[in-house]
Context: one part of a larger RNA
């Protein structure tokens, strides 16, 4: 010196990205307990008290010098869940409702599934999926059923746009293949019928083009100038421009560049947090939008009890390593 323990004056997070890690709490019994809430929870909330051992009584075990439990007493320690084993607590805010599922050997999470919602194919020899096929699965199931895709309790919603691209219907019209047909030329062939070739035309199909619908389809959701009797600011007008120009709700946000934004709370001091504000570089409605009790080895931020995390290191005990004998 390492490592794995024990112990620690006075302070008690000053430590550090970060209370990492160690500490504190801890069993039962009594009591006692807030906001919010989906009325179940939240809750072992939080906090307070008591706990040993003896005698008596009194109840129960049929008895019992036994065991439990309440009483009144009595007594012994620094300490009574005397060792082990055995919640630290409590408040804010994001995210996902929830128990769950994952990178077997760096990630457990806000990723995944979830119940629940919507779309949307499918009438049964189903769609749809495996096979070259037989044929299987869907199902020994029938639309309160099977497949896809998205979304993801629950509450309160879920705006506008169908030009583009997708998908579904349409049929008048137009464009379009080889083929077949029909009709006309040409050649070969043959005595002729005729056959062979080849060449114009005509007609004929899905499909595009058209022409509708459809966004819980793929997506998209605007410039400029001016105005009100202080200023300011623009309910209001004029104008380009588009399919249509962002509704409600929310917003310096897991989104904000400038930025440590401006106020306001915490702190002696806060780029982090918490409330607002809106000037949204560049939120916004099932790529869901906003809240939301309860839940989380998830992130953040505060506090309170606790500690060698830390001012600052020290002893001791077992094992190692090193040096010297």
């Nucleotide at each position: 010196c390492u490592a794995u323990g024990u112990u620690g004056a006075a302070g008690g997070a000053a430590c550090u990205c970060g209370g990492c890690a160690a500490a504190u709490u801890a069993g039962c019994c009594c009591u006692g307990u807030a906001a919010c809430u989906u009325c179940g929870g939240g809750a072992g909330a939080a906090g307070g008290g008591g706990u040993g051992u003896c005698u008596u009584u009194u109840a129960u075990a049929a008895a019992a010098u036994u065991a439990u439990a309440a009483a009144a007493g009595a007594u012994g320690a620094c300490a009574c869940u005397a060792a082990a084993g055995u919640g630290g607590a409590g408040g804010u805010a994001g995210c996902g409702a929830c128990u769950g599922u994952u990178u077997a050997a760096u990630a457990a999470a806000a990723a995944c599934a979830c119940a629940g919602g919507a779309c949307u194919c499918u009438g049964c020899u189903a769609a749809a999926u495996c096979g070259u096929a037989a044929g299987a699965u869907g199902a020994u199931g029938u639309a309160u059923a099977g497949g896809g895709u998205c979304u993801g309790a629950c509450a309160c919603c879920u705006g506008c746009c169908c030009g583009g691209u997708g998908c579904u219907g349409g049929u008048a019209g137009u464009u379009u293949a080889a083929g077949a047909u029909u009709g006309g030329g040409a050649a070969a062939u043959g005595g002729a019928a005729g056959u062979u070739u080849u060449u114009c035309a005509a007609u004929u199909a899905a499909g595009g083009c058209c022409c509708a619908g459809u966004a819980a389809a793929c997506g998209g959701c605007g410039g400029c100038c001016g105005u009100a009797a202080c200023c300011a600011u623009a309910a209001c007008g004029g104008u380009c421009c588009u399919a249509a120009g962002g509704u409600a709700g929310c917003g310096a946000a897991a989104u904000u560049c400038c930025u440590u934004g401006g106020c306001g709370g915490g702190u002696a001091a806060g780029u982090u947090c918490c409330g607002u504000c809106c000037u949204g570089c560049a939120c916004g409605a099932a790529u869901g939008g906003u809240g939301u009790a309860a839940c989380g080895a998830c992130u953040u931020c505060c506090u309170c009890a606790c500690u060698g995390u830390c001012u600052c290191c020290a002893a001791c005990a077992u094992a190692g390593u090193u040096u010297c004998a």
Record summary
Model confidence (mean pLDDT): 86 of 100. A computed fold for a 325-nucleotide part of an RNA from Gloeochaete wittrockiana, annotated as large-subunit ribosomal RNA, domain IV. Rfam family: Bacterial large subunit ribosomal RNA. Its family is annotated with structural constituent of ribosome and ribosome in the Gene Ontology. Taxonomically the source falls in Gloeochaete (Eukaryota, Glaucocystophyceae, Gloeochaetales, Gloeochaetaceae).